[in-house]
RNA sequence: UCCCGCGGGAGAGAUCGCGCCGCGGCUUGGAGGCGCGACGCCGAAGGAGCAACCGCCCCGGAAACUCUCAGGCAACGGGACCGCGGGAG
Numbered sequence: 001u002c003c004c005g006c007g008g009g010a011g012a013g014a015u016c017g018c019g020c021c022g023c024g025g026c027u028u029g030g031a032g033g034c035g036c037g038a039c040g041c042c043g044a045a046g047g048a049g050c051a052a053c054c055g056c057c058c059c060g061g062a063a064a065c066u067c068u069c070a071g072g073c074a075a076c077g078g079g080a081c082c083g084c085g086g087g088a089g
Stems, first nucleotide, its partner, number of pairs: 001088008013039001015038007040073003046069001047067003053061003
């Protein structure tokens, strides 16, 4: 430095419209889930940009800054980064 396991881990609409599925034979309505579209937002997967800084100083490496392509905006899940343990080079 990389990989694995465990723990911690923020931000932002449970928005609106349409359609589908389910619930009990039909109708209506409601909740939930999924898909598509729209507007509003977030930055801590990834990506990109500037550049403080750094180096072996020709040229390279470069952020938690910036942009939001991607991703995300109840829960689940993801999650930079931090701590502990193990393994490889």
Molecule: Glycine riboswitch aptamer
Organism: soil metagenome